[in-house]
RNA sequence: GAGUCGGUCGGGCGGCCGCGUCGCAGUGAGGCAACUCGCUGUGCCGAGGAACGUCCGGGCUCCGUAGGGCAAGGUGGUGGGUAACGCCCACCCGGGGUGACCCGCGGGACAGUGCCACAGAAAACAGACCGCCGGGGCUUCGGCUCCGGUAAGGGUGAAACGGUGGUGUAAGAGACCACCAGCGUGCCGGGUGACCGGUGCGGCUCGGUAAACCCCACCUGGAGCAAGACCAGACAGCACGCGUUCGAGGGCGGCCCGCCCGAGCGUGCGGGUAGGUCGCUGGAACGUGCCGGCAACGGUACGUCGAGAUGGAUGGUCGCCACCUGGGCGCGGGCAACUGCGCUCAGGGACAGGACCCGGCGUACAGACCGGCUCAU
Numbered sequence: 001g002a003g004u005c006g007g008u009c010g011g012g013c014g015g016c017c018g019c020g021u022c023g024c025a026g027u028g029a030g031g032c033a034a035c036u037c038g039c040u041g042u043g044c045c046g047a048g049g050a051a052c053g054u055c056c057g058g059g060c061u062c063c064g065u066a067g068g069g070c071a072a073g074g075u076g077g078u079g080g081g082u083a084a085c086g087c088c089c090a091c092c093c094g095g096g097g098u099g100a101c102c103c104g105c106g107g108g109a110c111a112g113u114g115c116c117a118c119a120g121a122a123a124a125c126a127g128a129c130c131g132c133c134g135g136g137g138c139u140u141c142g143g144c145u146c147c148g149g150u151a152a153g154g155g156u157g158a159a160a161c162g163g164u165g166g167u168g169u170a171a172g173a174g175a176c177c178a179c180c181a182g183c184g185u186g187c188c189g190g191g192u193g194a195c196c197g198g199u200g201c202g203g204c205u206c207g208g209u210a211a212a213c214c215c216c217a218c219c220u221g222g223a224g225c226a227a228g229a230c231c232a233g234a235c236a237g238c239a240c241g242c243g244u245u246c247g248a249g250g251g252c253g254g255c256c257c258g259c260c261c262g263a264g265c266g267u268g269c270g271g272g273u274a275g276g277u278c279g280c281u282g283g284a285a286c287g288u289g290c291c292g293g294c295a296a297c298g299g300u301a302c303g304u305c306g307a308g309a310u311g312g313a314u315g316g317u318c319g320c321c322a323c324c325u326g327g328g329c330g331c332g333g334g335c336a337a338c339u340g341c342g343c344u345c346a347g348g349g350a351c352a353g354g355a356c357c358c359g360g361c362g363u364a365c366a367g368a369c370c371g372g373c374u375c376a377u
Stems, first nucleotide, its partner, number of pairs: 001375009011321007019046002022043009048351001052362002055360005060224004067257004072220005077091005092106001093104004107215002112213002114209003129154002131150008162180006181205001183202008228278004237269006249261003285304008323348011
């Protein structure tokens, strides 16, 4: 200097005025129900790293239980972490990179089906266009034609049924041989494992694609805070159908079975209510130290208590300081490129705001800072 991986912050201080919950002291009004709305003084507290996306996983609430199967959906190397996950950590294999590192829809193509355009003879047990060899016929002696053998050479293509060298042959060919690569397999060693290394044997070698359908392994009750609980208050039923133990209807993703509840249900039309309180923030929480572990993380001790709104709060203004950009002046450093300090003027500050709460992932982000590692000089 370049690169790569990780982490922190996201202006600070002060004055004045103004908001919201709650506590304390005082006080007024409404409904005259549950309960609600204020006012004065004072005190503590008052948005995020992503609050965004609504993509996963849960806690919690309700459905009496959430049984078996089919279908559907999700995940996909191994081992660990976690409440759990499609997340995180470590490792294995493959690919990229000099490297630090990064990437992977990472099980199966010998269960089956499909697809591989165009070109090419032929795109999966495929194939003879140009060729090579043998035989027959014809010949103007250049060749032409028919039959048989062949896939080593050439061509086409992203990809053509292993590679190099030889033996052999009429010419060739794993037909055979040596050495490789690949595949299958026996044994030995390392590893928890995925796998890795070594050694022997073998048919000689039968493409790719599953982010195509599919097969295999594992996982999955449903709905969701507008869940749900309580209080108060109001109203209006009618019609049709089915049923009352020979069972209507129900058990809220679809279907079947099982089991259970069950005397009233289902459909249509019509009427009343929309108020108040809770749920609502102490939690699989956070911070620091120590111990265990490669790590994710776990254990332990001490400490902290950070909005709880409901037409929905945290704002405005002034001053000083800090940061960034540009200009001017001055003083330096350097061969140069460039760069440091001081003063001054002007301008600038990103992505973006809860609504039951957590653990993740994805996306957005002006600017500032810290650290590890790699490469070059």